Context: one part of a larger RNA
RNA sequence: UGACGGGGACCCGCACAAGCAGCGGAGCAUGUGGUUUAAUUCGAAGCAACGCGAAGAACCUUACCAGGGCUUGACAUCCAACUAACGAAGUAGAGAUACAUUAGGUGCCCUUCGGGGAAAGUUGAGACAGGUGGUGCAUGGUUGUCGUCAGCUCGUGUCGUGAGAUGUUGGGUUAAGUCCCGCAACGAGCGCAACCCUUGCCGAAAGUUGCCAUCAUUAAGUUGGGCACUCUAUCGGGACUGCCGGGGACAACUCGGAGGAAGGUGGGGAUGACGUCAAAUCAUCAUGCCCCUUAUGUUCUGGGCUACACACGUGCUACAAUGGCCGGUACAGAAGGAAGCGAAGGAGCGAUCCGGAGCGAAUCCCCAAAGCCGGUCCCAGUUCGGACUGCAGGCUGCAACCCGCCUGCACGAAGUCGGAGUUGCUAGUAAUCGCGGAUCAGCAUGCCGCGGUGAAUGCGUUCCCGGGUCUUGUACA
Numbered sequence: 001u002g003a004c005g006g007g008g009a010c011c012c013g014c015a016c017a018a019g020c021a022g023c024g025g026a027g028c029a030u031g032u033g034g035u036u037u038a039a040u041u042c043g044a045a046g047c048a049a050c051g052c053g054a055a056g057a058a059c060c061u062u063a064c065c066a067g068g069g070c071u072u073g074a075c076a077u078c079c080a081a082c083u084a085a086c087g088a089a090g091u092a093g094a095g096a097u098a099c100a101u102u103a104g105g106u107g108c109c110c111u112u113c114g115g116g117g118a119a120a121g122u123u124g125a126g127a128c129a130g131g132u133g134g135u136g137c138a139u140g141g142u143u144g145u146c147g148u149c150a151g152c153u154c155g156u157g158u159c160g161u162g163a164g165a166u167g168u169u170g171g172g173u174u175a176a177g178u179c180c181c182g183c184a185a186c187g188a189g190c191g192c193a194a195c196c197c198u199u200g201c202c203g204a205a206a207g208u209u210g211c212c213a214u215c216a217u218u219a220a221g222u223u224g225g226g227c228a229c230u231c232u233a234u235c236g237g238g239a240c241u242g243c244c245g246g247g248g249a250c251a252a253c254u255c256g257g258a259g260g261a262a263g264g265u266g267g268g269g270a271u272g273a274c275g276u277c278a279a280a281u282c283a284u285c286a287u288g289c290c291c292c293u294u295a296u297g298u299u300c301u302g303g304g305c306u307a308c309a310c311a312c313g314u315g316c317u318a319c320a321a322u323g324g325c326c327g328g329u330a331c332a333g334a335a336g337g338a339a340g341c342g343a344a345g346g347a348g349c350g351a352u353c354c355g356g357a358g359c360g361a362a363u364c365c366c367c368a369a370a371g372c373c374g375g376u377c378c379c380a381g382u383u384c385g386g387a388c389u390g391c392a393g394g395c396u397g398c399a400a401c402c403c404g405c406c407u408g409c410a411c412g413a414a415g416u417c418g419g420a421g422u423u424g425c426u427a428g429u430a431a432u433c434g435c436g437g438a439u440c441a442g443c444a445u446g447c448c449g450c451g452g453u454g455a456a457u458g459c460g461u462u463c464c465c466g467g468g469u470c471u472u473g474u475a476c477a
Stems, first nucleotide, its partner, number of pairs: 001477002003474003007471007015461002019425005026317008034308002042053002064303007073128001077127002079124005086104001089101001090099003108117003130292002133290003139286002141281003144277001146275001151190006157166003170181003196269004201237004206232002210227003215224002240263001243257005319418001323377007336365002340359002345354003384415001389410007431453007
């Protein structure tokens, strides 16, 4: 100087407390451990691994296993010889591939018309290719975490033999090393804040695909008309403790008030200092060294990654009446759409099919559910719950046996609110309700977004956890 303390002082955070909803019990989905297996590819491991890499394993993917093949190779550059490239069909085979043929087909540039060249293909020789093989404790790059915590440093000066100190401590204050005052310090940098995006109010200019107050018109903003209003894209304004009062040191600031759409950082996001964990990743990529080279490379078929006594994490659905079912009826936002979204109309109980209008989209398409109004059920393992199973179908795809999703009928399991313990959340939040997107042929209860309905509680900082500043002890570095 740090680090640590079941030392002290001060302060903060959904850290506790006060509340609401959960998890832990059930069934299922998914990840992991374990076990099994020919293989169940690999990585991730307290917080910070475990719906994680994977924004989507039937083949492919695929790295794993079994078997069948290849050896200058699936891919790149160089050399030589030959051939334009390209290309349909047959036989064998699980296919990769092999075979004999070949139906066609003859291009571009230069030319002394002999040929030469470019590009591509075949064959051959070797230089080489190739490796998701090892090492993240050799590395780059990227990322997590403490933590959006308020800290981390430097120059000059001063003090100290020196390590170092001072500044950065102190008195106040703040979300903040934020600001004020003081001070052997005076300044400065990286962080904080602001500048950026979005949302909330107003104005200006602009009205089509958007809108409709007035005038006509219609089943309908449908059409004429209009651009007031909504909205859309753009540019501005607006909030600064600016004003008033109290407190305070005449300061910083703080408390209350006015005006205002908004008030003291208005809400949300992006933004992550010096560093810590030899943290993660050699399987995104790059890369040193080591290793393989008729195989640890490469190709194909089939299988596996989907196994199942069990254990854990994360979710979904429930156990019901604030509910289930039936009928009627209303209101979003944000996205996406051409190998696409797919309307009207028709068929089917339905999944879906036929159909094909319109739309590269403020124009067309995809577009809610909870809610509300009636009816029924009457507290039961039920008209709750839907696992499991049987049958019949639909869709995608070369192909749904291993191993996809959906529909109908039948079947109807556990489950009556969950031990010790434990998680999230302070407001348009929690809870609840549906909708969209990426990936994607098909396949979400996951992920990323969007809106609808919309709470309860917060006395307080003694205690648990984490963190910051000062101080104290130390046999630790």
This is a predicted structure of a 477-nucleotide part of an RNA (small-subunit ribosomal RNA, 3' major domain) from an uncultured bacterium. RNAcentral holds the full RNA, with entries from Greengenes. It matches the Rfam family "Bacterial small subunit ribosomal RNA". Its mean pLDDT, the model's own confidence on a scale to 100, is 83.